[in-house]
A computed fold for a 100-nucleotide RNA from Pedobacter duraquae, annotated as SAM riboswitch aptamer (S box leader). Of the family's consensus pairs, 97% are formed in the model. Its Rfam family is "SAM riboswitch aptamer (S box leader)". Gene Ontology term of the family: regulation of gene expression. A reference for the family is Grundy and Henkin (1998), "The S box regulon: a new global transcription termination control system for methionine and cysteine biosynthesis genes in gram-positive bacteria", Mol Microbiol. The organism belongs to Pedobacter, within Bacteria.
RNA sequence: UGCUUAUAGAGAAAGAUGGAGGGAUUAGACCCUGCGAAGUCUUGGCAACCUGUGCUUACAAGGUGCUACAUUCUACGGGAUUUGUCCUGAAAGAUAAGUG
Numbered sequence: 001u002g003c004u005u006a007u008a009g010a011g012a013a014a015g016a017u018g019g020a021g022g023g024a025u026u027a028g029a030c031c032c033u034g035c036g037a038a039g040u041c042u043u044g045g046c047a048a049c050c051u052g053u054g055c056u057u058a059c060a061a062g063g064u065g066c067u068a069c070a071u072u073c074u075a076c077g078g079g080a081u082u083u084g085u086c087c088u089g090a091a092a093g094a095u096a097a098g099u100g
Base pairs, nucleotide, nucleotide: 001100002099003098004097005096006095007094013043014042015041016040017039021032022031023030026075027074028073029072044067045066046065048064049063050062051060052059053058071092076089077088078087079086080085
């Protein structure tokens, strides 16, 4: 890095550094941000997947991960509708495991 499978509206902080962006890409909107964005480091925490115990109910925190405005919403389809909107599926992305 490609492919396959699974999961996700729950959960969980602060300091230092940094110095203008960020919320995956594209477009539109909306939101956060010098009362300090992204990134990096440290300590803590959470428990999605693997692992271990356990035996269907949970525990642990070893490996990744996460630490938070729902994957912010819409842009592709379907359904409902009081035409305001709501529900659902897909695509895409993210994470984990396996594999080339």